[in-house]
Molecule: TPP riboswitch aptamer (THI element)
Organism: Microthrixaceae bacterium
RNA sequence: AACAGCGAUCACGGGAGUCCGAGCAGUCGGGCUGAGAGGGAGGAACCGCUCCUCCGACCGUUGCACCUGAUCCGGGUCAUGCCGGCGAAGGAAGAUUCCAUGAACGCUGG
Numbered sequence: 001a002a003c004a005g006c007g008a009u010c011a012c013g014g015g016a017g018u019c020c021g022a023g024c025a026g027u028c029g030g031g032c033u034g035a036g037a038g039g040g041a042g043g044a045a046c047c048g049c050u051c052c053u054c055c056g057a058c059c060g061u062u063g064c065a066c067c068u069g070a071u072c073c074g075g076g077u078c079a080u081g082c083c084g085g086c087g088a089a090g091g092a093a094g095a096u097u098c099c100a101u102g103a104a105c106g107c108u109g110g
Stems, first nucleotide, its partner, number of pairs: 003109005008096003011061004017032006023049001039055006066091003072085004
């Protein structure tokens, strides 16, 4: 010094399922799993209890977020990616160099 771990700064990515009851508008309450099951605001659509945008919470940034395969396979459940497999599968979002700046890394191991 490479490298590894943790952290910091800035930036970026992602999902929000299922069941029961009430209500009949733009929902309310509860059960299950989970880090998180749409928390706040606004809008669209016009009958589909749907969708979108911004903010927030949470997780992730290269093997372990999440998506696809997948209307998959095995087990289980009132039901569901609920659990396991597939699976270090394929995809998926990163830099701390230069410039700029007062300065761009800090700690530990090695």